[in-house]
RNA sequence: UCUUAUCCAGAGCGGUGGAGGGACAGGCCCUAUGAAACCCGGCAACCAUUAAGGCGAAUUCUUGCCUUGAACGGUGCUAAUUCCUGCAAAGGCAGCAGCCUUUGAAAGAUGAGA
Numbered sequence: 001u002c003u004u005a006u007c008c009a010g011a012g013c014g015g016u017g018g019a020g021g022g023a024c025a026g027g028c029c030c031u032a033u034g035a036a037a038c039c040c041g042g043c044a045a046c047c048a049u050u051a052a053g054g055c056g057a058a059u060u061c062u063u064g065c066c067u068u069g070a071a072c073g074g075u076g077c078u079a080a081u082u083c084c085u086g087c088a089a090a091g092g093c094a095g096c097a098g099c100c101u102u103u104g105a106a107a108g109a110u111g112a113g114a
Base pairs, nucleotide, nucleotide: 001114002113003112004111005110006109007108012040014039015038016037020030021029022028024086025085026084027083041078042077043076046074047073049070050069051068052067053066054065055064056063057062082107087104088103089102090101091100092099093098
């Protein structure tokens, strides 16, 4: 960089640390009642592993998919929906400035594969 899946659920009143953080822009927020980062804890179940059940292929060994569960391993996550909007379409309000709702993109994040 490309492909693909997911992104309205969940997760500490702990320790170190000391000023910033929420990708970008605009908003709006969080933060010395302590930010980032690191450690511990936790959440989840994408990959791997594993248990039960179901369907199929093969039928000596085996193997594919689906559902539900476990959570030792590889990642990830642990304010606010991906905090909101950012482009387009439809509808509504308004009346030419705009506002609202829904849907789909885009961008981004994470996993797996290349």